Predicted 3D model of a 97-nucleotide RNA (Glycine riboswitch aptamer) from Nitratireductor indicus C115. The RNAcentral record of the sequence draws on Rfam and Ribocentre. Taxonomically the source falls in Nitratireductor indicus (Bacteria, Pseudomonadati, Pseudomonadota, Phyllobacteriaceae). The coordinates come from a structure-prediction model, not an experiment, and the mean pLDDT is 76.
[in-house]
RNA sequence: UGCCGGCCAGCGGGAGAGAGUCCAACCGGAAUUCCGGAAGGGCCGCCGAAGGGGAAAUCGCCCGAAAUCUCUCAGGCAAAAGAACCGUCGGCCGGUU
Numbered sequence: 001u002g003c004c005g006g007c008c009a010g011c012g013g014g015a016g017a018g019a020g021u022c023c024a025a026c027c028g029g030a031a032u033u034c035c036g037g038a039a040g041g042g043c044c045g046c047c048g049a050a051g052g053g054g055a056a057a058u059c060g061c062c063c064g065a066a067a068u069c070u071c072u073c074a075g076g077c078a079a080a081a082g083a084a085c086c087g088u089c090g091g092c093c094g095g096u097u
Stems, first nucleotide, its partner, number of pairs: 002096007010088004018044001020043004026037004045077003051073001052071003058065002
């Protein structure tokens, strides 16, 4: 100094699926039993790309690793946020020329 890989941070891109329904502590208005908001809870439908589980091929004696597959516990189903993953800038580490 070039290349490859890993991690961290910034930036850009980044899908799917009900702004579902019922109850409701409480708050505000003003009203006799109303109106608006609402922590939280119940029920039904759905999504797959945080995380997590399973798992084909393959590697491996085993353990294990592991797909664009699978489950949907968690999460999510207007916008925003988040988001696997991709690109890029910087830093650090490892390998190699």
It matches the Rfam family "Glycine riboswitch aptamer". The literature on the family includes a 2004 paper in Science by Mandal et al., "A glycine-dependent riboswitch that uses cooperative binding to control gene expression". Its family is annotated with glycine biosynthetic process in the Gene Ontology.